[in-house]
Context: one part of a larger RNA
RNA sequence: CGUAGGUUGUCUGAAGGGAAGAUGCGUUUAGUACGAGAGGAACGGCGCGUCACAGUCUCUGGUGUACCGAUUGUCUGACAAGGCACUGUCGGGUAGCUACGCUGUAGCCGAUAAGAGCUGAAAGCAUCUAAGCUCGAAGCGGCCCCUAAGACGAGACAGCCAUUUCUGUAGAGAUACAGAACGAGAACUCCGGAAAAACACCGGUUUGAUAGGUCAGUAAUGUAAGGCAGGAGCGAGCAAUUGCGACUGUUUAAGUUUUCUGAUACUAAGAGUUCGAGU
Numbered sequence: 001c002g003u004a005g006g007u008u009g010u011c012u013g014a015a016g017g018g019a020a021g022a023u024g025c026g027u028u029u030a031g032u033a034c035g036a037g038a039g040g041a042a043c044g045g046c047g048c049g050u051c052a053c054a055g056u057c058u059c060u061g062g063u064g065u066a067c068c069g070a071u072u073g074u075c076u077g078a079c080a081a082g083g084c085a086c087u088g089u090c091g092g093g094u095a096g097c098u099a100c101g102c103u104g105u106a107g108c109c110g111a112u113a114a115g116a117g118c119u120g121a122a123a124g125c126a127u128c129u130a131a132g133c134u135c136g137a138a139g140c141g142g143c144c145c146c147u148a149a150g151a152c153g154a155g156a157c158a159g160c161c162a163u164u165u166c167u168g169u170a171g172a173g174a175u176a177c178a179g180a181a182c183g184a185g186a187a188c189u190c191c192g193g194a195a196a197a198a199c200a201c202c203g204g205u206u207u208g209a210u211a212g213g214u215c216a217g218u219a220a221u222g223u224a225a226g227g228c229a230g231g232a233g234c235g236a237g238c239a240a241u242u243g244c245g246a247c248u249g250u251u252u253a254a255g256u257u258u259u260c261u262g263a264u265a266c267u268a269a270g271a272g273u274u275c276g277a278g279u
Base pairs, nucleotide, nucleotide: 001150005161006160007159008158009157010156011155015147016146017145018144021051022050023049024048025047026046027045028044034039052105053104054103055102056101060099061098062097063096067092068091069090070089071088072085073084074083075082076081107143108142109141110140115135116134117133118132164181165180166179167178168177169176170175182278185275186274187273188272190204191203192202193201210268211267212266213264214263215262216261217260219257220256221255226251227250228249229248230247233244234243235242236241
């Protein structure tokens, strides 16, 4: 842009695509059928793997460079708090993404191939074939999964909104043409996203929880700073006494906090532009 107005939701399914899986072992059938014996199956059932493919993150792991903690050197006069050194190094780790994790991947029907047959002539017999008929494969087509009405043959159902007004010309009028306004709604812009190369898609735009902030929670780390109490040890002083002090306990399951959840209009979605059916 089209599908002769717009919008919301639910469908049909032409057509296309699909690993719509592959394979091994054990057990049962069964020490059965078969066989003098030795030996020794199958159809079917059950279970466990390997490979491949698809989905997924509850669990187990990995990552997790704007999270928490420990620690070395050096610098900011000291403490505290920090900068730099591959994220300085090390111990953990949410979300997300992932595999090494988890889940799934029946069989049946139809038409057939080679092949096996029935009936049966040409050719009084015979013959699966010439007419006719029945079977028969991991293969083919369906059932199954995905996309799907640009399927221009542009489909169906349901709900909602709009289908208005004025001027001029023509006309008896209905109405037609031209112009203007109004106008369901749509797009841009704007705040964002489990969506994303651009585009698209999805949510929101004050009648608002869309993003940020704040607060609370979940979760992570592991007990903050400061105060108080103790304190190995090292000093000063003749002594009485006094200074420093790693570390420990307590305040403290503390403190801090990223992508998660909820609440809250504090900040920003302000203001504006364009298109548009009117049958």